Small-subunit ribosomal RNA, central domain from a metagenome, 350 nucleotides, folded computationally.

Context: one part of a larger RNA
RNA sequence: CUGGGCUUAAAGCGCGCGUAGGCGGAAAUGCAAGUGUCUUGUGAAAUCCCUCGGCUUAACCGAGGAAUUGCUCGGCAAACUGCAUUUCUUGAGACAAGUAGGGGUACAUGGAACUCUUAGUGGAGCGGUGGAAUGCGUAGAUAUUAAGAGGAACGCCAAUGGUGAAGACAGUGUACUGGGCUUGUUCUGACGCUGAGGUGCGAAAGCGUGGGGAGCGAACGGGAUUAGAUACCCCGGUAGUCCACGCCGUAAACGAUGUCUACUAGGUUGUGGGAGUUCUGACACCUUCACAGCCGAAGCAAAAGUGUUAAGUAGACCGCCUGGGGAGUACGGUCGCAAGGCUAAAACUC
Numbered sequence: 001c002u003g004g005g006c007u008u009a010a011a012g013c014g015c016g017c018g019u020a021g022g023c024g025g026a027a028a029u030g031c032a033a034g035u036g037u038c039u040u041g042u043g044a045a046a047u048c049c050c051u052c053g054g055c056u057u058a059a060c061c062g063a064g065g066a067a068u069u070g071c072u073c074g075g076c077a078a079a080c081u082g083c084a085u086u087u088c089u090u091g092a093g094a095c096a097a098g099u100a101g102g103g104g105u106a107c108a109u110g111g112a113a114c115u116c117u118u119a120g121u122g123g124a125g126c127g128g129u130g131g132a133a134u135g136c137g138u139a140g141a142u143a144u145u146a147a148g149a150g151g152a153a154c155g156c157c158a159a160u161g162g163u164g165a166a167g168a169c170a171g172u173g174u175a176c177u178g179g180g181c182u183u184g185u186u187c188u189g190a191c192g193c194u195g196a197g198g199u200g201c202g203a204a205a206g207c208g209u210g211g212g213g214a215g216c217g218a219a220c221g222g223g224a225u226u227a228g229a230u231a232c233c234c235c236g237g238u239a240g241u242c243c244a245c246g247c248c249g250u251a252a253a254c255g256a257u258g259u260c261u262a263c264u265a266g267g268u269u270g271u272g273g274g275a276g277u278u279c280u281g282a283c284a285c286c287u288u289c290a291c292a293g294c295c296g297a298a299g300c301a302a303a304a305g306u307g308u309u310a311a312g313u314a315g316a317c318c319g320c321c322u323g324g325g326g327a328g329u330a331c332g333g334u335c336g337c338a339a340g341g342c343u344a345a346a347a348c349u350c
Base pairs, nucleotide, nucleotide: 004321005320006319007304008303012318014201015200016199017198021194022193023192025088026087027086028085029084030083031082033081034080035077036076037075038074041071042070049065050064051063052062053061054060091191092188093187094186095184096183097182098181099180103177104176105175106174107173108172109171110154114150115149116148117147118146119145120144121143125136126135162169163168206247207246208245209244210243211242215241216240220236221235222234223233258317259316260315261314262313263312266295267294268293269292270291271290272289273288274287276285277284299306300305323350324349325348332343333342334341335340
């Protein structure tokens, strides 16, 4: 190089955008770089292969042919790829009219609960557990009523539901704003797909500066349990959790399933649209597009399973894998304030 793979055995980058590159719809004309064919020169000899011949045979030797799959001169062909020009609309996009949505950002605002403060009532317990104790309470707790303050999260609706590229997104209103879907045959006319590097986003925890701090709660203190108990249970409780700005860049970042396109039985459910059937309307039926589920033909698969949302049949491009441990470690490089991230071995051993 050829080859085999990547749901669960090793293996899909967490997810987008996009540079180079690779690949690329239909028709016509031309060119002839790739391509095909013929040809020129060359491709040393020996060797290998074939046919003859010479040593008594063979090894060996001699002669001729073939081969030398390559490079090269010139001619021809024009199907395919390429290049140039022209055209097309089905891919892609635009526009218009509708439409659903926890998509995003900012500001404003609401009620329930909780904790605290003040005041009233009240007067001995409360709390907690398997049972207790630590803890709180006659300086008046728990309970209850009223008023006030504060922070965080948004019950029911709620779903097998919706949106987003992923992470993720839910009280309510307003402003700004991204994307999707349907319908139209109105416009552009291949403008496309993928994407090494690159760049942006990226849960939680963690870090920096400044705020905030109700509840919860690593660490920590105490009470229990226990042989012990650096735990599980209980009483407290700091960082944190929240906000702004800046880092970090990782997760079982999962559908453990890369993106795009085409094709290949059905049935059923939900969500958002559009046609049609009926004199009209609701309903119903039928049909069509998009998305989200379940069950299943064929096929595939080691099986589990998957099955038009493929793990089927094919194509394009990228990423990744190659026995277990050592090790996602060391060293080096690079990024980071740090924690650490990314890249990534070997000895040795089974």
About this RNA:
Model confidence (mean pLDDT): 88 of 100. Its Rfam family is "Bacterial small subunit ribosomal RNA". Its family is annotated with ribosome and structural constituent of ribosome in the Gene Ontology. RNAcentral holds the full RNA, with entries from SILVA.